RNA sequence: CAAGCAAUCCGUAUGACCGCAGACUCAUAGUCUGAGGAAAGUCCGAGCUCCAUAGGGCAGGGUGCCGGGUAACGCCCGGUGAGGGUGACCUUAAGGAAAGUGCAACAGAAAACAAACCGCCGUUUUCGGCAAGGUUGAAAAGGUGUGGUAAGAGCGCACCAGCGUACAGGCGACUGUGCGGCUUGGCAAACCCCACCCGGAGCAAGAUCGAAUAGGAGGGGCAUAGGGUAGCCCGCCCUUCCCUCGGGUCGAUCGCUGGAGCGGCAUGGCAACAUGACGCCAAGAUGGAUGGUCAUACACGACAGAACUCGGCUUACAGGAUUGCUUGCUUA
RNA sequence: GUGGGCGUAGCUCAGCUGGUCAGAGCGCCAGGUUGUGGCCCUGGAGGUCGAGGGUUCAAAUCCCUCCGUUCACCCCA
Numbered sequence: 001c002a003a004g005c006a007a008u009c010c011g012u013a014u015g016a017c018c019g020c021a022g023a024c025u026c027a028u029a030g031u032c033u034g035a036g037g038a039a040a041g042u043c044c045g046a047g048c049u050c051c052a053u054a055g056g057g058c059a060g061g062g063u064g065c066c067g068g069g070u071a072a073c074g075c076c077c078g079g080u081g082a083g084g085g086u087g088a089c090c091u092u093a094a095g096g097a098a099a100g101u102g103c104a105a106c107a108g109a110a111a112a113c114a115a116a117c118c119g120c121c122g123u124u125u126u127c128g129g130c131a132a133g134g135u136u137g138a139a140a141a142g143g144u145g146u147g148g149u150a151a152g153a154g155c156g157c158a159c160c161a162g163c164g165u166a167c168a169g170g171c172g173a174c175u176g177u178g179c180g181g182c183u184u185g186g187c188a189a190a191c192c193c194c195a196c197c198c199g200g201a202g203c204a205a206g207a208u209c210g211a212a213u214a215g216g217a218g219g220g221g222c223a224u225a226g227g228g229u230a231g232c233c234c235g236c237c238c239u240u241c242c243c244u245c246g247g248g249u250c251g252a253u254c255g256c257u258g259g260a261g262c263g264g265c266a267u268g269g270c271a272a273c274a275u276g277a278c279g280c281c282a283a284g285a286u287g288g289a290u291g292g293u294c295a296u297a298c299a300c301g302a303c304a305g306a307a308c309u310c311g312g313c314u315u316a317c318a319g320g321a322u323u324g325c326u327u328g329c330u331u332a
Numbered sequence: 333g334u335g336g337g338c339g340u341a342g343c344u345c346a347g348c349u350g351g352u353c354a355g356a357g358c359g360c361c362a363g364g365u366u367g368u369g370g371c372c373c374u375g376g377a378g379g380u381c382g383a384g385g386g387u388u389c390a391a392a393u394c395c396c397u398c399c400g401u402u403c404a405c406c407c408c409a
Stems, first nucleotide, its partner, number of pairs: 001328010012297007020034006036303001040314002043312005048202004055234004060198005065079005080094001081092004095193002100191002102187002117134002119130004142160006161183001163180007206254004216245005225239004246408003261280003265276004298301001333405007342358004351389001360376005382398005
């Protein structure tokens, strides 16, 4: 210098004037504050509220290598195995297929307690032995070599893969070495088995106050019943209940923003994270605020905008900045 | 805002216990029939199964992530 890998940050700035929303005050004016890294998708996990302060069994759903973190998680961190890259590094829903059931179209002899079309060998009417080679397929019953044989074959041996076992290392996933018999295919994001987790609904939850109308009509069920926030049975609670039509309002207050909160520092830890002291308060509407104009500067401004609140994930994003590392080339 | 459902031919829908069958009706096109048109008969075209990944030998179908569309919600009670 070129190409790349990983991580992090910013994402118009400053000033003036006029507006909008909220809070406060010495109150008809003034002061302060006012969108995001994703506020988004609503895909997970919680807080909070109500339903039996939430029970038992079945069914159902979810997660799935190991260890740790966390309020919790399907998230995060560190490892292991497998795969990819020259490398920095990246990806990984990765338990069990000798518990059982099932599936594999077409082709092919044969698709899973193996079998024999061509073929090889013995005998040759016939029958018997074999699985090396050929053919099909996504996949063909360990692979390569050598010995052996009538021809062959883990039939014997060497190496490799796999399985089991012993020892050593590691908390563990697992790894290394030795030994053994000789092989027991794939799919579990098919049913299933094993381990662990899960009650349901959601701020339009829910609580209080006020207003209006018709607790009106039709249909169904009615105690061996019906309802009580998904299914079935039990248990517990309640006593008229369910569906359709019809009618009324479309108001106010709380929930509503100080919280598993944010910031830098110190300590512990490889890290995620935890602890400690210090400092800070940073939108809260209900037809729904966060905007407009002018000036200056440049790189000429992307994706997009809160609606109960957090922790994650995923997706969208013009452009710019920083740090560490890898490979190649050139020069000294 | 919250919770559900659905995307397959121009339209309305099957197929979704994975397989080489992507199909039915209406519509469209061509031919026949008719003096002409319709009805009718015969044949044909038309699909990246909403988009992108993954599992699998194989995906409309199973899993994940996006996109679009649609429904329900208050009081009398």